[in-house]
Overview
Predicted 3D model of an 89-nucleotide RNA (c-di-GMP-I riboswitch aptamer) from Candidatus Entotheonella factor. RNAcentral holds the sequence, with entries from Rfam. It matches the Rfam family "c-di-GMP-I riboswitch aptamer". Gene Ontology term of the family: cyclic-di-GMP binding. Lineage of the source: Bacteria > Candidatus Tectimicrobiota > Candidatus Entotheonellia > Candidatus Entotheonellaceae > Candidatus Entotheonella. The prediction has a mean pLDDT of 85.
RNA sequence: GACAAAGGCAAACCAUGCGAAAGCAUGGGACGCAAAGCUACUGGCCUACGUUUCGUGAGUAGACGAAAUAGGGUCGCAGGGCUGCCGGG
Numbered sequence: 001g002a003c004a005a006a007g008g009c010a011a012a013c014c015a016u017g018c019g020a021a022a023g024c025a026u027g028g029g030a031c032g033c034a035a036a037g038c039u040a041c042u043g044g045c046c047u048a049c050g051u052u053u054c055g056u057g058a059g060u061a062g063a064c065g066a067a068a069u070a071g072g073g074u075c076g077c078a079g080g081g082c083u084g085c086c087g088g089g
Stems, first nucleotide, its partner, number of pairs: 001086001008033002013028006031076001037082003041079003044074003050069007
């Protein structure tokens, strides 16, 4: 980073599976991507099983609701780190 070349990846959606969820994997499928390759290091965003607190209710327990919280997730949110094809200057 083109008015090239050879290629690559694969959004939404569908099927199956895993997961509490967010989401992920595989197959199909292409919205797009010059790193839409890898990495959760920084920030953002998503989820809340669990934990804590509060309320309702009950009356030694259970139950319902709300809030907070990442050990979870997102690299196709942005940045950082590492790596890579071709070409131009």